[in-house]
Context: one part of a larger RNA
RNA sequence: CUGGGCGUAAAGCGCGUGUAGGCGGUUUGCUAAGUCGGUUGUGAAAGCCCGAGGCUCAACUUCGGAAGUGCAGUCGAAACUGGCAGGCUUGAGUACGGGAGAGGGAAGUGGAAUUCCUGGUGUAGAGGUGAAAUUCGUAGAUAUCAGGAGGAACACCGGUGGCGAAGGCGGCUUCCUGGACCGAUACUGACGCUGAGACGCGAAAGCGUGGGGAGCAAACAGGAUUAGAUACCCUGGUAGUCCACGCCGUAAACGGUGAGCACUAGGUGUAGCGGGUAUUGACCCCUGCUGUGCCGCAGCUAACGCAUUAAGUGCUCCGCCUGGGGAGUACGGUCGCAAGAUUAAAACUC
Numbered sequence: 001c002u003g004g005g006c007g008u009a010a011a012g013c014g015c016g017u018g019u020a021g022g023c024g025g026u027u028u029g030c031u032a033a034g035u036c037g038g039u040u041g042u043g044a045a046a047g048c049c050c051g052a053g054g055c056u057c058a059a060c061u062u063c064g065g066a067a068g069u070g071c072a073g074u075c076g077a078a079a080c081u082g083g084c085a086g087g088c089u090u091g092a093g094u095a096c097g098g099g100a101g102a103g104g105g106a107a108g109u110g111g112a113a114u115u116c117c118u119g120g121u122g123u124a125g126a127g128g129u130g131a132a133a134u135u136c137g138u139a140g141a142u143a144u145c146a147g148g149a150g151g152a153a154c155a156c157c158g159g160u161g162g163c164g165a166a167g168g169c170g171g172c173u174u175c176c177u178g179g180a181c182c183g184a185u186a187c188u189g190a191c192g193c194u195g196a197g198a199c200g201c202g203a204a205a206g207c208g209u210g211g212g213g214a215g216c217a218a219a220c221a222g223g224a225u226u227a228g229a230u231a232c233c234c235u236g237g238u239a240g241u242c243c244a245c246g247c248c249g250u251a252a253a254c255g256g257u258g259a260g261c262a263c264u265a266g267g268u269g270u271a272g273c274g275g276g277u278a279u280u281g282a283c284c285c286c287u288g289c290u291g292u293g294c295c296g297c298a299g300c301u302a303a304c305g306c307a308u309u310a311a312g313u314g315c316u317c318c319g320c321c322u323g324g325g326g327a328g329u330a331c332g333g334u335c336g337c338a339a340g341a342u343u344a345a346a347a348c349u350c
Stems, first nucleotide, its partner, number of pairs: 004321003007304002012318001014201004021194003025088007033081002035077008049065006091191001092188004096183003103177007110154001115149007125136002162169002206247006215241002220236004258317006266295011299306002323350003332343004
């Protein structure tokens, strides 16, 4: 390579937009590149295969034939693929009417709580623990009341609830803005799917510059514990956590499950929008679409389990795997301020 695979054994890029490429609904006509058929030429000799012959046989060898999957020319076929031209509406999209949502960005604003400051009341403790101590407090703490400052996060509602491609998103109000869903018509007429490169987004930590700093808290200091205790517990505490701008580009970035389309028993919750029935009305009941859960048949699976949200049955496209260690390392390249990221071996060894 062929073949086999990727939920948990090795293996789905963290996620999207999209270039090339690959693949692509239905119908009519033309074409004849692919495809299929005929024929001609060529396909050296030797060899292989078949039939004869020569060495006593055989190996070997001589003669004749056949074959030679291929290539080229030519004559045809027109179902399928492709090309060209025309049509269609079910794929895709646009317009219209609705309601839902922590989707994104900016500005403003609210209350609870912690801490600190000022003042009042008040007096000897407070704090902390398994028990203590470090620590705070007669220079008046803790407790309590009033006022003020500042930062960060938004209890209840809150829900295997919602939204987003993923990361992720939660007080309230306003402005700007993206997407999805439902309904009924009209319109465009295959405009589609996937996507190597590329480009963009991307938790936390970390980095740069400038701000901010209440609480928490790596590092660090002290007190305990202990044989020791560079820990677990306690008292403190700096980066950081927050904001703006710019980097970084990684995660158990997980559903450990790439994207799209079609098909294949059901049952039961829940969210959004509809239709019917019913009613004074809201419920209730039946039903459609879209999402999100649980249970379960066939089928699949090594088993666990999955099971219309597939890991079932098929098709299209991309990514990835190929024994363990060495190693996601070295070297080289690219990127980065750095930390490092990315691409990615071999010797050797079992």